[in-house]
RNA sequence: GCGGAUAUGGCGGAAUUGGCAGACGCGCCGGAUUUAGGUUCCGGUGGGGCGACCCGUGCAGGUUCAAGUCCUGUUAUCCGCA
Numbered sequence: 001g002c003g004g005a006u007a008u009g010g011c012g013g014a015a016u017u018g019g020c021a022g023a024c025g026c027g028c029c030g031g032a033u034u035u036a037g038g039u040u041c042c043g044g045u046g047g048g049g050c051g052a053c054c055c056g057u058g059c060a061g062g063u064u065c066a067a068g069u070c071c072u073g074u075u076a077u078c079c080g081c082a
Base pairs, nucleotide, nucleotide: 001081002080003079004078005077006076007075010026011025012024019065027045028044029043030042031041032040046055047054048053058074059073060072061071062070
């Protein structure tokens, strides 16, 4: 230099054909149970805002009524070729 794969909450990881982003698990918070802790069970849990709402899929654009998903450029990591 060329080709391919991957990038999503605090962590792992889903989202099949473009149609409510984050299912499910872990962790965390609150509660029940316990003398206490653990286990188990119940509820909650992306960020901002008093709120109506706004923002968020590596980054920057584009297409579309609508993009994690399609297109272009680019960054990082990994694999292959030279």

This is a predicted structure of an 82-nucleotide RNA (transfer RNA) from an uncultured Lachnospiraceae bacterium. It matches the Rfam family "tRNA". By type it is a transfer RNA. Its mean pLDDT, the model's own confidence on a scale to 100, is 81.